Record summary:
A computed fold for a 96-nucleotide RNA from uncultured Lawsonibacter sp., annotated as Glycine riboswitch aptamer. Its mean pLDDT, the model's own confidence on a scale to 100, is 81. The organism belongs to Lawsonibacter, within Bacteria. Rfam family: Glycine riboswitch aptamer. From the family's description: This family represents the bacterial glycine riboswitch.
RNA sequence: GUGACUCUGGAGAAUCUCGACGAACGAGUGCCGAAGGUGCAAUGCGGGAUUGGCUUACCCCUCCCGUAAAUCUCUCAGGCAAAAGGACAGAGACGA
Numbered sequence: 001g002u003g004a005c006u007c008u009g010g011a012g013a014a015u016c017u018c019g020a021c022g023a024a025c026g027a028g029u030g031c032c033g034a035a036g037g038u039g040c041a042a043u044g045c046g047g048g049a050u051u052g053g054c055u056u057a058c059c060c061c062u063c064c065c066g067u068a069a070a071u072c073u074c075u076c077a078g079g080c081a082a083a084a085g086g087a088c089a090g091a092g093a094c095g096a
Base pairs, nucleotide, nucleotide: 001094002093005092006091007090008089009088014029016028017027018026019025030080031079032078036076037074039072043068044067045066046065047064048063049062052060053059
């Protein structure tokens, strides 16, 4: 340091209605956000334009363009008993 491996912990939301015995499948309605994915900026960085400031420098101010994130956002995907999955965290192992 973790793209990959092992162990442990790990939330939220209808055991909704109908078909059809059923927490599966299909359809419908209602919901969740922590697999994955989408979007962005009070601000930072880079480039440009030149209004103004003035200590005269591309230093500040103003404007434009580009760029940058998440546990934010959208709910596409996924999920709404258990199981599975699960961002993230700890330990190990492995790597440099």